[in-house]
RNA sequence: AGGAGCGGACGCAUGGCCGCCAGCCGCACUACGGCUGGAGGAAAGUCCGAACUCCGCAGGGCAGGGUGGUUCGUAACGCGAACUGGGGGUGACCCCGAGGAAAGUGCCACAGAAAAUAUACCGCCGGGCCGCAAGGCUCUGGUAAGGUUGAAAUGGCGAGGUAAGAGCUCACCGCCCGUGUGGUGACACACGGGGCAUGGUAAACCCCACCUGGAGCAAAAUCAAAUAGGGAGACGUUUGAGGGCGGCCCGUCCAAAGUCUCCGGGUAGAUUGCUAGAGGCAGCAGGUAACUGCUGUCCCAGAUAAAUGGUCAUGGUUCACCGUCAGGUGAAUACAGAAUUCGGCUUAUAGUCCGCUCCUUUUU
Numbered sequence: 001a002g003g004a005g006c007g008g009a010c011g012c013a014u015g016g017c018c019g020c021c022a023g024c025c026g027c028a029c030u031a032c033g034g035c036u037g038g039a040g041g042a043a044a045g046u047c048c049g050a051a052c053u054c055c056g057c058a059g060g061g062c063a064g065g066g067u068g069g070u071u072c073g074u075a076a077c078g079c080g081a082a083c084u085g086g087g088g089g090u091g092a093c094c095c096c097g098a099g100g101a102a103a104g105u106g107c108c109a110c111a112g113a114a115a116a117u118a119u120a121c122c123g124c125c126g127g128g129c130c131g132c133a134a135g136g137c138u139c140u141g142g143u144a145a146g147g148u149u150g151a152a153a154u155g156g157c158g159a160g161g162u163a164a165g166a167g168c169u170c171a172c173c174g175c176c177c178g179u180g181u182g183g184u185g186a187c188a189c190a191c192g193g194g195g196c197a198u199g200g201u202a203a204a205c206c207c208c209a210c211c212u213g214g215a216g217c218a219a220a221a222u223c224a225a226a227u228a229g230g231g232a233g234a235c236g237u238u239u240g241a242g243g244g245c246g247g248c249c250c251g252u253c254c255a256a257a258g259u260c261u262c263c264g265g266g267u268a269g270a271u272u273g274c275u276a277g278a279g280g281c282a283g284c285a286g287g288u289a290a291c292u293g294c295u296g297u298c299c300c301a302g303a304u305a306a307a308u309g310g311u312c313a314u315g316g317u318u319c320a321c322c323g324u325c326a327g328g329u330g331a332a333u334a335c336a337g338a339a340u341u342c343g344g345c346u347u348a349u350a351g352u353c354c355g356c357u358c359c360u361u362u363u364u
Base pairs, nucleotide, nucleotide: 001360002359003358004357005356006355007354008353009352010351012315013314014313015312016311017310018309020038021037022036023035024034025033026032040335044346045345047344048343049342050341051340052216053215054214055213064212065211066210067209068208069083070082071081072080073079084098085096086095087094088093099207100206104205105204106201107200108199121147122146123143124142125141126140127139128137129136130135155173156172158170159169160168174196175194176193177192178191179190180189181188182187220272221271222270223269230263231262232261233260234259235258238256242254243253244252245251279298280297281296282295283294284293285292286291316333317332318331319330320329321328322327
């Protein structure tokens, strides 16, 4: 200098004018005035885990669902950290849906002899028969070293051995079994034994271990206009409550049961839940780390059809063009946007900055 890997931060600034929401203060107020505060790193997806609320629940089991190396962290998790094992990269570093295939069942397209109780197409070798021979065969037996297919072919490779071959025998590697050592553990290493038995697939059924009730702030609760049904009391039953005949009386008609009041109910509406929290920041301490403890300090949206906006000016930043190299002109300035609250994961994001590390080349 170039190219990479990992981690972190920011993500337009300032001012004027006009507005919106909330709180506090001023007079009695919801009006008016003043002051203060007012979106994010993801507020998103709603994929996990919790707090909180209501419903359910004696205890045990089944079914269903979920998780799947180990040890830690955490309120908890399917999250995170460190490590183990496997894979990729020259490397920094990255990736893994990482229990069990000798419990059972199923599946393995095409091609191929054969896809699982192995088998034998081309071959190789012994014998038999034919042929003078070379060689041949609708014969017989032995093989699986070589060829052919496939994503995958019954340990690999070398030597010995053999008619040809074969773990048939041996060394090394792999595999299985056992013992020992180290490690909290996953596991690693060493030694000994076994000729090898066990193809793959569990994001196929299944088996094993562990976990697991449901619904969600439109949860739920309080106050309470209205409606229906409900309860209580008073009045009323031929001694007629009550109602009609325009107000009263008589009369007459209807009426065989209702009328009035209260409780209760719970809709609209209002309020609570509702924002001080497993909280932020700083320092110190413990820990490899995730994370935790202590001390100090701060208060940081709470709307309800839903505020957090609009516009102007100046200035940043980036890109393009022009340029007399001072600058000028134009364009762009992301993703997105609270709705009970936290911890994670995932996804989107113009552009900028910082730190650590690796590789290559050059110079000293």